[in-house]
RNA sequence: CAAUUAUCAAGAAAGACGGAGGGAAAUGGUCCUAUGAUGUCUUGGCAACCUAAUUAAAGAGAAAGGUGCCACAUCCAAUCUGCCAAAAGCGGAGAAAGAUAAUGU
Numbered sequence: 001c002a003a004u005u006a007u008c009a010a011g012a013a014a015g016a017c018g019g020a021g022g023g024a025a026a027u028g029g030u031c032c033u034a035u036g037a038u039g040u041c042u043u044g045g046c047a048a049c050c051u052a053a054u055u056a057a058a059g060a061g062a063a064a065g066g067u068g069c070c071a072c073a074u075c076c077a078a079u080c081u082g083c084c085a086a087a088a089g090c091g092g093a094g095a096a097a098g099a100u101a102a103u104g105u
Stems, first nucleotide, its partner, number of pairs: 001104001003103006013043005021032003027077003044070003049066002051062001054059001074097001079093005
């Protein structure tokens, strides 16, 4: 960051700084937030994509290293669909968009 592939289940927080908005982008909803959020740093942890050792391979597998992550949760709002007489509401699938990893440029 053009592109390709895979995943988006589960999991995992304390302290310091800082001071107003934040949850990717516009709008609406919704949630978090002066009982200090978002963010930065330190420490700790989670996971297992790459990777160590193992295997002919598949697989299984540890967590030293490269990434990533640690509210809800990839928050909801294309579309299809279940419950319902219908609406509302609650679910299921899921396009687009996005995130992460590996490859690649």
Predicted 3D model of a 105-nucleotide RNA (SAM riboswitch aptamer (S box leader)) from a Bacteroidota bacterium. The prediction has a mean pLDDT of 77. It was read from a public genome assembly, where an Rfam model found it.